[in-house]
RNA sequence: GCCAGGGUAGCUCAAUGGUAGAGCAGAUUCUUCAUAAGGAUAAGGUUUGUGGGUCCGAAUCCCACCCCUGGCA
Numbered sequence: 001g002c003c004a005g006g007g008u009a010g011c012u013c014a015a016u017g018g019u020a021g022a023g024c025a026g027a028u029u030c031u032u033c034a035u036a037a038g039g040a041u042a043a044g045g046u047u048u049g050u051g052g053g054u055c056c057g058a059a060u061c062c063c064a065c066c067c068c069u070g071g072c073a
Base pairs, nucleotide, nucleotide: 001072002071003070004069005068006067007066010024011023012022013021018056027041028040029039030038049065050064051063052062053061
C1' cells in the first nucleotide's frame, strides 16, 4: 500500500430502515441469627468511533476519516 471483518451500557454481545435491548457486573430490596445461593425492583447509551449524505424516518443504506483484528505484498 491492497483486501476482509469489526467499533453499540463498566464487560460480553443482540437489534439488518420504524421510540436501542439481553446476560454478567454494580445499586436498592425480600428471604437468613449471619454469610453464600436464590427472588424482586429500578437505574445505566450526552450524539450506536468521528464528520457529512440519502430518506417522512438511519445503529442499520452511501461517502470520507480515525482506531482494532486477520490476510496479501